[in-house]
RNA sequence: UCAGGCAUCCGGGCAACCGCGUGCGCGAAAGCGUUCGAGGAAAGUCCGGGCUCCGCGGAUAGACGGUGGCGGGUAACGCCCGCCGGGGGUGACCCCAGGGACAGUGCAACAGAAAGCAGACCGCCGGACGGGCCAGCGAUGGUUUCCGGCAAGGGCGAAAGGGUGCGGCAAGAGCGCACCGCGCCACUGGUAACAGUGGUGGCACGGCAAACCCCACCGGGAGCAAGACCGAAUAGGCGCGCCACGCCCCGCAAGGGGCAGGCCUGAUCCGGCCGGGGCGCGCGGGUUGGUUGCUGGAGGUGCGUGGCAACACGCAUCCGAGAUGAAUGGUUGCCCAAUGGGGAAACCCAUGGACAGAACCCGGCUUACAGGGUGCCUGACGCG
RNA sequence: CGGAGCGUAGCGCAGCCUGGUAGCGCAUCAGACUGGGGGUCUGGAGGUCGCAGGUUCGAAUCCUGUCGCUCCGA
Numbered sequence: 001u002c003a004g005g006c007a008u009c010c011g012g013g014c015a016a017c018c019g020c021g022u023g024c025g026c027g028a029a030a031g032c033g034u035u036c037g038a039g040g041a042a043a044g045u046c047c048g049g050g051c052u053c054c055g056c057g058g059a060u061a062g063a064c065g066g067u068g069g070c071g072g073g074u075a076a077c078g079c080c081c082g083c084c085g086g087g088g089g090u091g092a093c094c095c096c097a098g099g100g101a102c103a104g105u106g107c108a109a110c111a112g113a114a115a116g117c118a119g120a121c122c123g124c125c126g127g128a129c130g131g132g133c134c135a136g137c138g139a140u141g142g143u144u145u146c147c148g149g150c151a152a153g154g155g156c157g158a159a160a161g162g163g164u165g166c167g168g169c170a171a172g173a174g175c176g177c178a179c180c181g182c183g184c185c186a187c188u189g190g191u192a193a194c195a196g197u198g199g200u201g202g203c204a205c206g207g208c209a210a211a212c213c214c215c216a217c218c219g220g221g222a223g224c225a226a227g228a229c230c231g232a233a234u235a236g237g238c239g240c241g242c243c244a245c246g247c248c249c250c251g252c253a254a255g256g257g258g259c260a261g262g263c264c265u266g267a268u269c270c271g272g273c274c275g276g277g278g279c280g281c282g283c284g285g286g287u288u289g290g291u292u293g294c295u296g297g298a299g300g301u302g303c304g305u306g307g308c309a310a311c312a313c314g315c316a317u318c319c320g321a322g323a324u325g326a327a328u329g330g331u332u333g334c335c336c337a338a339u340g341g342g343g344a345a346a347c348c349c350a351u352g353g354a355c356a357g358a359a360c361c362c363g364g365c366u367u368a369c370a371g372g373g374u375g376c377c378u379g380a381c382g383c384g
Numbered sequence: 385c386g387g388a389g390c391g392u393a394g395c396g397c398a399g400c401c402u403g404g405u406a407g408c409g410c411a412u413c414a415g416a417c418u419g420g421g422g423g424u425c426u427g428g429a430g431g432u433c434g435c436a437g438g439u440u441c442g443a444a445u446c447c448u449g450u451c452g453c454u455c456c457g458a
Base pairs, nucleotide, nucleotide: 001380002379003378004377005376006375007374008373009372010371012335013334014333015332016331017330018329020037021036023034024033025032026031039355043366044365046364047363048362049361050360051223052222053221054220064219065218066217067216068215069083070082071081072080073079084098085096086095087094088093099214100213104212105211106208107207121154122153123150124149125148126147127146128145131144132143133142134141135140162180163179164178165177166176167175182201183200184199185198186197187196188195189194227292228291229290230289237283238282239281240280241279242278243277246259247258248257249256250255261274262273263272264271299318300317301316302315303314304313305312306311336353338351339350340349341348342347385457386456387455388454389453390452391451394410395409396408397407404441412428413427414426415425416424417423434450435449436448437447438446
C1' cells in the first nucleotide's frame, strides 16, 4: 500500500424566528415566565420477567406446547460468557435445533439384478472326466448352453453393508496381516462434555427424530382495551308506599286466543306462592366521559476490587418524555457529509439528509439502516 | 395497543396434518356440430406454490426469518 476479520461509536452541527405537549411559579381570567421533551432499533411481537385480575379438587399428575453437548452468569430465558465436538477458511476468524436410530412404529419416489433378516445384470473363475457348433493334421483356440463359486472391476442410485496396501486364492473376499476408521473394556488427565494411551472384537450393529416417538428439564390462564375509583341525561333492574284493577294480543263491535317462566326441591308427581298497569320515593348495577395504574428503575455514567469472560460487589455522581385521536414540528442563514452536472485544477451550480418514530415497564433475540469514525488483529507485496 | 388466521394458473378453491409426478371448476385458445350467434362435444396451452435461508437424497408440504392481506377484542 492492497485485500480481509473482529469489536465498538456517531448517525447531521450552530444560530435566529414562529409553533406544539408535560411539570412548576405568577395571575380573577385571558395569558406570561421557566424546566424537560423519541430510538439504536421506540419496529416484529419471537422468547424471558415485573405488575394486575381470574383460577387452583385431581395438580410434583395426564394432555398439550417448548428446550436439548458440558460448565458458569442471570430475577429469568430459547439470551450471554468460557470450554468440548463437528464443519469451512492460507490466516485473523466464522458457522452448527449439537440428547437417543440394538425401546418400539414408520419412510426411502424414479432408476437399478438387488434398498433394509440384502442382492448378481455385465463381469471374473471352475466344472460338464468326452456337453453342442465352428476352425485346425494335431496341440489347441473361438463361440454358445447348463451347473456351481465370487463380489475385485463395470453399471444404477442421494445411499450398494468399512478404507488403503501386502499376502492369499481357481477367481475372490476381514479370509489373514499392518495402518487408519468403528464398537467394547481398562487406565490416565479433566468438575464435566471430552481427550490420550493400551488391550480386544473382526465388520457386524447404515440414513432420516426441523417423521411419530423415548429420555431429561421447563411451563396454570389472560393481558394496562389488565385492574381500581368517581359517575350524569334516557332506557332498563330491585324494594317500599299509594291508586285503579286481572293483564296482553286480534277485532268497529259481539266475541275469540294467550299468560311464558321462576321459587319452595338435585330429579319425578302433587300442592302452594309470585307474576300485569300508572304515580311517587329510595337503592344498586352501568354506557359516553373523567381520575388512577404512569413512570426513579433487576436505571445511567465514572472509578476501584474479584473473575479468562459473561458478570458480581463497593464508592461517588446524575435524573433523562409521559401524550390519550394522541406533543416532540416548521422557515431562513452558515458549516459538514452525500448525489448529479460543469471544469485541467482550485472551485462553481443544483438537489437535499439512512432506517424509522414512544403509548405500562424491564432483560434479550431478530429484522431495517445513506454515510462516516475509532481500536485490535490476519494475509500478500514493497521499503528500512 | 393486544390477539388469531390466510397467501397455490386470470378468478374461486383442493393438495400441506402423514415430504417423492401440483390437480378441480369457471375463464382462455384451436377444431367439430350450426346459414351465423349462443350452446354442446373433443383436444391443448397456462403455475417463481408470496419472498429468503435451513433440515433432508429430495420441500407447495417440516423449521426459522421476512413481506402483504383479512378477521376479532372497548